[in-house]
RNA sequence: GGAGCGGCCCGGGUAGUCGCGGGCAGCGUGUCAACGCUGUUCGAGGAAAGUCCGGACUGCACAGGGUAAGGUGCCGGAUAACAUCCGGCGGGGGCGACUCCGGGAAAGUGCCACAGAAAGCAAACCGCCCGCGUUUCGUGGGUAAGGGUGAAAGGGUGCGGUAAGAGCGCACCGCCCCGCACGGCAACGGUCGGGGGCAUGGUAAACCCCACCUGCAGCAAGGCCAAAUAGGAAAGCAUUGGCGCGGCCCGCGCUGUUUUCGGGUAGGCUGCUUGAACCGGCGGGCAAUCGCCGGUCCAGAUGAAUGACUAUCGCUCCGGUUCUCCGGGGGACAGAAUCCGGCUUACAGGGCCGCUCCACAA
Numbered sequence: 001g002g003a004g005c006g007g008c009c010c011g012g013g014u015a016g017u018c019g020c021g022g023g024c025a026g027c028g029u030g031u032c033a034a035c036g037c038u039g040u041u042c043g044a045g046g047a048a049a050g051u052c053c054g055g056a057c058u059g060c061a062c063a064g065g066g067u068a069a070g071g072u073g074c075c076g077g078a079u080a081a082c083a084u085c086c087g088g089c090g091g092g093g094g095c096g097a098c099u100c101c102g103g104g105a106a107a108g109u110g111c112c113a114c115a116g117a118a119a120g121c122a123a124a125c126c127g128c129c130c131g132c133g134u135u136u137c138g139u140g141g142g143u144a145a146g147g148g149u150g151a152a153a154g155g156g157u158g159c160g161g162u163a164a165g166a167g168c169g170c171a172c173c174g175c176c177c178c179g180c181a182c183g184g185c186a187a188c189g190g191u192c193g194g195g196g197g198c199a200u201g202g203u204a205a206a207c208c209c210c211a212c213c214u215g216c217a218g219c220a221a222g223g224c225c226a227a228a229u230a231g232g233a234a235a236g237c238a239u240u241g242g243c244g245c246g247g248c249c250c251g252c253g254c255u256g257u258u259u260u261c262g263g264g265u266a267g268g269c270u271g272c273u274u275g276a277a278c279c280g281g282c283g284g285g286c287a288a289u290c291g292c293c294g295g296u297c298c299a300g301a302u303g304a305a306u307g308a309c310u311a312u313c314g315c316u317c318c319g320g321u322u323c324u325c326c327g328g329g330g331g332a333c334a335g336a337a338u339c340c341g342g343c344u345u346a347c348a349g350g351g352c353c354g355c356u357c358c359a360c361a362a
Stems, first nucleotide, its partner, number of pairs: 001358010012313007020043010045333001049344002052342005057218004069214005074088005089102005103209002108207002110203003125147002127143007155173006174198001175196005181191001182189002222270004232261006241255005277296008315330006
């Protein structure tokens, strides 16, 4: 210098003018609920997003066990919890930094398109070998060494063996099973011993098996206050009104009227933002992360605020150019709604750190 790998951070700055939402203070109005003005202070994100996981919180349900249904799945650790993270282990990819995947397919069942002769108690299309015949060929048998098909064809090399061949036999390499004397908490590794000629292809986001986890709903949760109208309950008043109890009187019921109460709608308040919080320092740990000390308060809207303009600086592009100035343009993805931890996805442009490979120079 070139090519790459991993991680972290920023996501315009300053000033002025106008405006919007919240808190606090003062003043004014007021039907005492609130409203207006002034001042001051705070006011979106790294993903606020998708709503895919996990929790906090709230209500309802709940003795215990089992079943169903759903989820997770190598081992150890972190955590409030997780499908997250960290460190390992095994396998795949890469020269490498690094990265992707993860229970069980010798418990059983199902499926394996196309191509191919044959795709699961393996299989004979070509070829090779043997026999027979009507001998450029046909037919019966043997053969998995060679060819061809496929994502995949049932260990590899060599020697022996054979009609030709084949773990058919043997040597070496590989593989599988068992044991555990060995290392590791473990997954696992493999120096070790024994056994097996190799049986055991893939698929579990097919059923299934094993282990573990899981009640249901969600801030439109939940709690409080509470108009108008309609209906409900109780008490009082009036019965000099009307209707009913078959005519009359008393009485009773309904109707009338007043007050109170309860449910509940609109509406309002609350939940609401101090929290597994953030910043700095020290310490434990390889790390995820944990502990201690100090400091900070950092949006709470609800027909839903967080904006616009001007100037200037910085970044970048285009044109001109007296060569360092002038003119013009661009600046992403997106936007809180109970809160928090993750994952995933989107993103103009910029910065920092560590590492790998190649080339060259000293």
Molecule: Bacterial RNase P class A
Organism: Mariprofundaceae bacterium